Context: one part of a larger RNA
RNA sequence: AGACGGGGACUCGCACAAGCGGUGGAUCAUGCGGCUUAAUUCGUCGAUAAGCGAAGAACCUUACCUGGGCUUGACACCCUGACGAAAGCCCCUGGAAACAGGGGCCCUCCGCAAGGACGGCAGGGCAGGUGGUGCAUGGCCGUCGUCAGCUCGUGGCUUGAGCUGUUCCCUUAAGUGGGGCAACGAGCGCAACCCUCGCCGUGUGUUACAUGUGUCACACGGGACUGCCCGUUAUGGGAGGAAGGAGAGGAUGACGCCAGGUCAGUAUUCCCCUUUGAUGCCCAGGGCUGCACGCAUGAUACAAUGGCCGCUACAGCGGGACGCGAAGCCGCGAGGCGGAGCAAAUCCCUCAAAAGCGGCCCCAGUUCGGAUUGCAGGCUGCAACUCGCCUGCAUGAAGGCGGAAUCGCUAGUAAUCGCAGAUCAGCCACGCUGCGGUGAAUACGUUCCCGAGUCUUGUACU
Numbered sequence: 001a002g003a004c005g006g007g008g009a010c011u012c013g014c015a016c017a018a019g020c021g022g023u024g025g026a027u028c029a030u031g032c033g034g035c036u037u038a039a040u041u042c043g044u045c046g047a048u049a050a051g052c053g054a055a056g057a058a059c060c061u062u063a064c065c066u067g068g069g070c071u072u073g074a075c076a077c078c079c080u081g082a083c084g085a086a087a088g089c090c091c092c093u094g095g096a097a098a099c100a101g102g103g104g105c106c107c108u109c110c111g112c113a114a115g116g117a118c119g120g121c122a123g124g125g126c127a128g129g130u131g132g133u134g135c136a137u138g139g140c141c142g143u144c145g146u147c148a149g150c151u152c153g154u155g156g157c158u159u160g161a162g163c164u165g166u167u168c169c170c171u172u173a174a175g176u177g178g179g180g181c182a183a184c185g186a187g188c189g190c191a192a193c194c195c196u197c198g199c200c201g202u203g204u205g206u207u208a209c210a211u212g213u214g215u216c217a218c219a220c221g222g223g224a225c226u227g228c229c230c231g232u233u234a235u236g237g238g239a240g241g242a243a244g245g246a247g248a249g250g251a252u253g254a255c256g257c258c259a260g261g262u263c264a265g266u267a268u269u270c271c272c273c274u275u276u277g278a279u280g281c282c283c284a285g286g287g288c289u290g291c292a293c294g295c296a297u298g299a300u301a302c303a304a305u306g307g308c309c310g311c312u313a314c315a316g317c318g319g320g321a322c323g324c325g326a327a328g329c330c331g332c333g334a335g336g337c338g339g340a341g342c343a344a345a346u347c348c349c350u351c352a353a354a355a356g357c358g359g360c361c362c363c364a365g366u367u368c369g370g371a372u373u374g375c376a377g378g379c380u381g382c383a384a385c386u387c388g389c390c391u392g393c394a395u396g397a398a399g400g401c402g403g404a405a406u407c408g409c410u411a412g413u414a415a416u417c418g419c420a421g422a423u424c425a426g427c428c429a430c431g432c433u434g435c436g437g438u439g440a441a442u443a444c445g446u447u448c449c450c451g452a453g454u455c456u457u458g459u460a461c462u
Stems, first nucleotide, its partner, number of pairs: 001462002003459003007456007015446002019409005026300008034291002042053002064286007073126001077125005083119002088105007108117003128273002131271002137267001139262003142258001144256001149188006155164003168179003194250004199222007208213002225244001228238003302402001306361006318349003323342002328337003368399001373394007415438007
């Protein structure tokens, strides 16, 4: 100087408290451990792994296993040789295919020529490796933490490490600002500049609404500021205002820490495998979906603030040409036929759901709950046995609010309701990323738990 303390002072944070809803019990989904397996590919492991890499594992993907096959190789560049248009196409045999063997069609192009171009074949130099090392690395990322800190120049002090500045007082969300001060300045951070939303104006208006308009859309600008009033002079209160004292949200992550994570996204050092049978490459099938168990994250419930039936309203974000697909017709339905319109403010996906109105149920393992299973169907796809989704009928399990413990959230938030999108043929999505609808309760306070900041104190630690 740090780090640490079951030392101190001060101050913060959904940290506690107050409050609302959950998790931990049930069933299922997904991930992980374990076990099993020919293989159940690999990575990630408190916080900072476990609906994570996966924004799509039936084949493919695929890295794993079994078996079959290929070696100059599925891919790149170069050299040598002989050959030939090439791309290729067709047939026969073996085969699950890959591939292997044989046959046929075709038999060059540029150039006078030498030669060159292209292609496969033979040989060579080489390719290839999701093989190892994230304790050799780049890059990127997580975390402390959106915390308010981390430093430098010059000067001053000290034998020196170093200190000062950055401490102190007031203040702030903030090393934010003010005052003071052997310091004076400066840099990276904070804030602001950027984006979205909320109010107003101007302009433009197609495809909007409606026959000329400005609800609406898109641009540009205004608006909040240190302004006004009261005042203890502000860190308080008030007015006006769509909005106040940072209006709300986002993007933005200092010096560093964890030899944190990633060699499997890519790049890359070194090592290893490759002319006996490959750790390379191709193919078929299987596996990644296995199930006595344990854990994590979720979905659905256990019901009456509910379930069911009928009627009836009101969104926003988005997506659409190998696409979205209307009306109409068929089917109980999934869906089928059909093809209008739309490269989309025009058409379609697209009837939002909760809510509202009326009716039934009457507290029961039930008209709750829907797991599981049987049968019959639909769709995608070469193909749904392992191993897809959806529909109808039947079946109706556990479950009566969950031990110790534990999580989220301070406002348009929590809770609750549906909608869209990426990936994608389809989909195991109950995931993720967004969008809007309805819309709370509570915060006395900082003693305590956890984490953090500043100063200070102790130390046998560095």